[in-house]
């Protein structure tokens, strides 16, 4: 100086001016509020995205199926697709052994990651390339022991052949080591072994296993036996648990106007139907339009009460809550128990701003001082700079995503001094 991990803050403080909430006091009221003064509080680490889990409210006659959701073990928690420790697996960095000091293998430490239950219940897939992709294959190679063929040489001979050694051919036919295809090719080195060869046998090492035997709550790990072709359940399925929908626009209360229904009460004359009860007309008297008051024209109109659902609208759920801070116990941790001590936003066209000054941290130049051998390190002067993602809405427990600048611990690797 760099590069990875983890954890924290997310500017203090004071003027001025200004917006919501609560309390309390005044003053005005049409009794609903309204304005003013004090006093007290007023966004987050993510308030966000609505991805999981929960409390709360309302619906449901019970059970089962079936759909839906978790999956490695052990604990935390109200629960959880979270946490916390642990196991296995990967990868990276380091170190130690082996090796031909290569590749690579294997232990031991740190970090990161991992939807990590079953592929030996069962079906089902494995594109292109390739000779062969699931109980498969044989292009190119390798061989050719054995049997076929062709041939030398040597013996036999009844001249037709046979015997026995040597060469070669690649016709049967044998391998799967090595090339090549490909994500994967019948465990990977090596050593024997063969005619070539193969876990065919041996060593190391890998993977399986419902076996044995040990540590371990347990995933698991060590030894030993026995066995040796994969992946893929974030394909069907199987196993083990879990699991009712809707959501604060949940729910609950008060309740205008106009409309329409329901019951009651409430003026005069008078036509027409009708026996009556009453229907429909019409005129007057009321009453609105509408006016400082009062007349006249002119328009409109039955009014009044009560009950029930109920819209606007207002109240309420509504912030005391798995709460927050500081001290002890007990756990490696996540957590948990206990004392003590507080009270912290509650808006509903939706508040929480805006300027000013001063300080601290930082960050660029500049410029003194002190320390150390030194690489440097510490204090101070001036000038000047940046200061972010982002805004509650019913509450909380997590993940995730954004993010200026800063601060602390760990790893690890480099440049300098000494």
């Nucleotide at each position: 100086c760099c590069g990875g991990g983890g954890g924290c803050c997310g500017g203090a403080u004071g003027g001025c001016c200004g917006c919501g909430c609560a309390g309390u006091c005044c003053g005005c009221u049409u009794c609903g509020g309204c304005g003013g003064g004090c006093u007290g509080g007023g966004a987050g680490g993510a308030a966000a995205g609505u991805c999981c889990g929960g409390g709360c409210u309302c619906c449901u006659u019970g059970g089962g199926c079936a759909g839906g959701g978790u999956g490695c073990u052990g604990g935390g928690u109200a629960a959880c697709a979270c946490c916390c420790a642990g196991g296995c697996g990967u990868u990276u960095c380091g170190u130690g052994g082996u090796g031909u000091u290569g590749a690579g293998c294997c232990g031991c430490g740190g970090g990161g990651c991992g939807a990590c239950g079953g592929a030996u219940a069962g079906u089902g897939g494995c594109a292109c390339a390739g000779a062969g992709a699931c109980g498969a294959u044989a292009c190119c190679g390798c061989c050719g022991a054995u049997g076929g063929c062709c041939u030398g040489a040597c013996g036999a001979u009844u001249c037709g052949u046979c015997g026995u050694u040597g060469g070669g051919c690649a016709c049967a036919g044998g391998c799967a080591a090595g090339g090549g295809u490909g994500a994967a090719a019948a465990c990977g080195g090596g050593c024997g072994g063969u005619a070539a060869g193969a876990g065919c046998g041996c060593c190391c090492g890998g993977c399986c296993g419902a076996c044995c035997g040990u540590g371990g709550u347990g995933a698991c790990g060590c030894g030993g036996c026995g066995g040796c072709g994969g992946c893929c359940a974030a394909a069907c399925c199987c196993c083990a648990c879990c699991u009712g929908g809707a959501g604060c626009a949940a729910g609950g209360c008060c309740a205008a106007a106009u409309a329409g229904a329901a019951g009651g009460a409430c003026g005069c004359c008078u036509g027409u139907c009708g026996c009556a009860a009453g229907a429909c007309g019409g005129g007057c008297a009321g009453g609105g339009g509408a006016c400082c008051g009062c007349c006249c024209a002119c328009c409109c109109c039955g009014u009044c009460c009560u009950c029930g659902g109920g819209u606007a609208g207002g109240c309420u759920g509504c912030u005391u809550g798995a709460g927050c801070g500081u001290c002890g116990g007990c756990g490696c941790g996540a957590g948990u128990c206990g004392a003590c001590g507080c009270c912290c936003a509650g808006a509903u066209g939706g508040a929480u701003g805006g300027c000013c000054a001063u300080c601290g941290a930082c960050c660029g130049g500049u410029u003194g001082g002190c320390g150390g051998u030194g690489a440097c390190g510490c204090c101070g002067g001036c000038c000047g700079g940046a200061g972010a993602c982002a805004g509650a809405a019913c509450c909380c427990g997590g993940c995730u995503u954004a993010c200026a600048g800063g601060c602390c611990c760990c790893c690890a690797g480099g440049a300098c001094c000494u």